A computed fold for an 88-nucleotide RNA from Chamaesiphon sp. 341R_metabat_111, annotated as transfer RNA. Taxonomically the source falls in Chamaesiphon (Bacteria, Bacillati, Cyanobacteriota, Chamaesiphonaceae). It was read from a public genome assembly. Rfam family: tRNA. By type it is a transfer RNA.
[in-house]
């Protein structure tokens, strides 16, 4: 340098333009169960800003566009990953 994937919560990883701030797992809290643990089961858990609370905004590499509406579609750029070229 060309050509293609891929970036999503504490970790993995789904995710048709509206039902998503997110399935599901795993961790993690608390419960149940046990003499006591481990298994198992049930319930919950993203981060930041704002409220006494209930509840509200904003966030899916970074920025910008398109749309009534965007994680999802377009552009640029950043990261890595594969193949292919080129120098040495």
């Nucleotide at each position: 340098g060309g050509a293609g994937g891929a970036g999503u919560g504490g970790c993995c990883g789904a995710g048709u333009g509206g039902u998503c701030g997110a399935u599901g797992g795993c961790g993690c809290a608390g419960c149940a169960c046990u003499g006591g643990a481990a298994a198992u089961g049930c319930u919950g858990u993203g981060u930041a800003g704002g409220g006494c609370a209930a509840c509200u905004u904003a966030c899916c590499g970074u920025g910008g566009g398109u749309u009534c509406g965007a994680a999802u579609c377009c552009c640029a750029c950043c990261u890595c990953c594969u193949c292919c070229g080129c120098c040495a």